[in-house]
RNA sequence: CGCCUAAUCCAUGGGACCAAAAAACCGUGGAGCGGGGGACCCAAGUCCCCAGGGGCUAAUCCCGCGAUGAACUCGCGGGAGGCGCAGGCUCUUUUAGCGCUAGCCCGACAGCUAACCCCGCCGGCCGACGAAAGAGA
Numbered sequence: 001c002g003c004c005u006a007a008u009c010c011a012u013g014g015g016a017c018c019a020a021a022a023a024a025c026c027g028u029g030g031a032g033c034g035g036g037g038g039a040c041c042c043a044a045g046u047c048c049c050c051a052g053g054g055g056c057u058a059a060u061c062c063c064g065c066g067a068u069g070a071a072c073u074c075g076c077g078g079g080a081g082g083c084g085c086a087g088g089c090u091c092u093u094u095u096a097g098c099g100c101u102a103g104c105c106c107g108a109c110a111g112c113u114a115a116c117c118c119c120g121c122c123g124g125c126c127g128a129c130g131a132a133a134g135a136g137a
Stems, first nucleotide, its partner, number of pairs: 002125003008031007032121006042111001052109001053106004060080008081101005089136007
């Protein structure tokens, strides 16, 4: 320089004690981006279950084997689906190759949802990284 992610930009107060400047850190406001709650209508409406149910995220589902006799859960394989990657201005599609498919939160509770209300703007990477079509600037 660039990449993943919503996770960026601007202004300002304190810190900052005689004069100027000044970091970590603690706030405030605005813009932008992102998430949740929340009517009518619509959907749902039975039975059983607590082995509940729900949210963020690409991070889900199915099959086989094992840990057990079962559910849940965990581990190892395979598949489908989903996500990311520099011909170097951006975006969309197809294809090749490579990689990921973690984790965390709410706490018995939430469908959609206008008004309205609430919350986040962290963290993590460092290689040289194929080929086509289209649109825009």